[in-house]
RNA sequence: AGCAGAGCAGAUACUGCGCGUUAAGUGCUGUGGAAUGGGAGUAGAGUCCGCAGACGAAGGGAAUUACCCGCGGUGCAGUUUUUCAUCCGCUGUU
Numbered sequence: 001a002g003c004a005g006a007g008c009a010g011a012u013a014c015u016g017c018g019c020g021u022u023a024a025g026u027g028c029u030g031u032g033g034a035a036u037g038g039g040a041g042u043a044g045a046g047u048c049c050g051c052a053g054a055c056g057a058a059g060g061g062a063a064u065u066a067c068c069c070g071c072g073g074u075g076c077a078g079u080u081u082u083u084c085a086u087c088c089g090c091u092g093u094u
Stems, first nucleotide, its partner, number of pairs: 001094005010082002013079006019072003028053007036043001038088003059069003
């Protein structure tokens, strides 16, 4: 120096435990902020939090509380698969 690879946030699926179904949550828009790779820079692709706005849902069985079957672009955890475009670094190889 060439080639190959690992590695972030996140995403998919499954499982477990919850929450809601008396509508919170999720998703959407605007705005402010934060974190995030071994490092840099970018915010790429995304995530999280606050505030504001619009929209908006699937219940049923049974019935003593409860419980059961569902439903929700539902929360958390674990596992599976997947993901780092740029430069440096790292690993393997020539």